[in-house]
RNA sequence: CAUCUAGAGGGGUGGAGGGACAUGGCCCUAAGAAACCCCGGCAACCAUCCGCACGCGGAUACAGGUGCCAAUUCCAUCAGACCGCCAAGGCAAACGGUCUGAGAGAUG
Numbered sequence: 001c002a003u004c005u006a007g008a009g010g011g012g013u014g015g016a017g018g019g020a021c022a023u024g025g026c027c028c029u030a031a032g033a034a035a036c037c038c039c040g041g042c043a044a045c046c047a048u049c050c051g052c053a054c055g056c057g058g059a060u061a062c063a064g065g066u067g068c069c070a071a072u073u074c075c076a077u078c079a080g081a082c083c084g085c086c087a088a089g090g091c092a093a094a095c096g097g098u099c100u101g102a103g104a105g106a107u108g
Base pairs, nucleotide, nucleotide: 001108002107003106004105009039010038011037012036013035017028018027019026023076024075025074040069041068042067045065046064047060048059049058050057051056073104077102078101079100080099081098082097083096084095
């Protein structure tokens, strides 16, 4: 700097945890968690080709470097706008919802 609501699982070993951290929720898990290995797959960041107004766009996936293969990055935090609710007062607060941005995180 870019992307993160799409997509893609079987087997073996293993034996109780796992979903990044803390807390809460919710969920997965002895019909076998994490981790490791094998095979398979997804995707298209790197790559290759074509085009280009040089910003980028399109195509490809045999081989190569990564990544990924429950749930939006599982949900949440902060700020703003709007709506609802409350109120019927006029700075409304709190709460709930939607959107946008930020933060945190992941990958390249």
A computed fold for a 108-nucleotide RNA from a soil metagenome, annotated as SAM riboswitch aptamer (S box leader). RNAcentral holds the sequence, with entries from MGnify. Its Rfam family is "SAM riboswitch aptamer (S box leader)". Rfam's curators write: The SAM riboswitch is found upstream of a number of genes which code for proteins involved in methionine or cysteine biosynthesis in Gram-positive bacteria. The prediction has a mean pLDDT of 81.